[in-house]
C1' cells in the first nucleotide's frame, strides 16, 4: 500500500428503515439483630465522527478516526 470484520449504557453484548434494550455492574427500597443471597423500583445512551440517500437511518451509500485479522 490492498481486502476483509467491528465500534450501541461503566463493562459484555442485541437490534440491519418506522419510540433504543437484555445481563452484569451502580444507587434507592424491601428483607435481616448485623451482613451476604433473595425481590421491587429507578438512573446511565446526541449508537466513534462528518457528508449524503429517504417522510423516516443505530441499521443505506461515500469519506474519515480508532481496534483486529489477512495479503504484499
Nucleotide at each position: 500500500g490492498c481486502g476483509c470484520c467491528c465500534g450501541u449504557a461503566g463493562c459484555u453484548c442485541a437490534g440491519u428503515g418506522a419510540u433504543a434494550g437484555a445481563g452484569c455492574a451502580a444507587a434507592a427500597c424491601u428483607u435481616u439483630c448485623c451482613g451476604a443471597a433473595g425481590g421491587u423500583u429507578u438512573a446511565g445512551g446526541u449508537c466513534g465522527c462528518a457528508c449524503g440517500u429517504u417522510c423516516a437511518a443505530a441499521u443505506c451509500g461515500u469519506g474519515u478516526c480508532g481496534g483486529g485479522c489477512g495479503c504484499u
A computed fold for a 72-nucleotide RNA from an uncultured Bacillales bacterium, annotated as transfer RNA. Its Rfam family is "tRNA". Rfam classes the family as a transfer RNA. The sequence was found in a public genome assembly.